[in-house]
RNA sequence: CUCCCGAAACGGCAAACCGUCGGGAACGACGGGACGCAAAGCACCGGGCCUCACCGCCCUCACGGGCGCAGGCAGCCGGGCUGCCGAA
Numbered sequence: 001c002u003c004c005c006g007a008a009a010c011g012g013c014a015a016a017c018c019g020u021c022g023g024g025a026a027c028g029a030c031g032g033g034a035c036g037c038a039a040a041g042c043a044c045c046g047g048g049c050c051u052c053a054c055c056g057c058c059c060u061c062a063c064g065g066g067c068g069c070a071g072g073c074a075g076c077c078g079g080g081c082u083g084c085c086g087a088a
Stems, first nucleotide, its partner, number of pairs: 006085001012037002017032006035075001041081002045078003048073004055068005
């Protein structure tokens, strides 16, 4: 000096819920608020989950349903990139 690990310290993020706004929705942004988080920082590469208004396909007499497309969740997991501190 670097890596693993995670004591201590400085700090950081911020669930549920509430308010406002956006969206068809999942959900997102901002403010409040803290359940928690050593990457709960970044980005959808893989898996998974959620939404499904429009469009396409299938089923249905129809209502409607399923799948795809599309969208979302990074605080579901894996992988990728970056990162504060510095004990055992």

c-di-GMP-I riboswitch aptamer from an Actinomycetota bacterium, 88 nucleotides, folded computationally.
Its Rfam family is "c-di-GMP-I riboswitch aptamer". About the family: GEMM was predicted in a large-scale screen for bacterial structured RNA regulatory elements.
Its mean pLDDT, the model's own confidence on a scale to 100, is 90.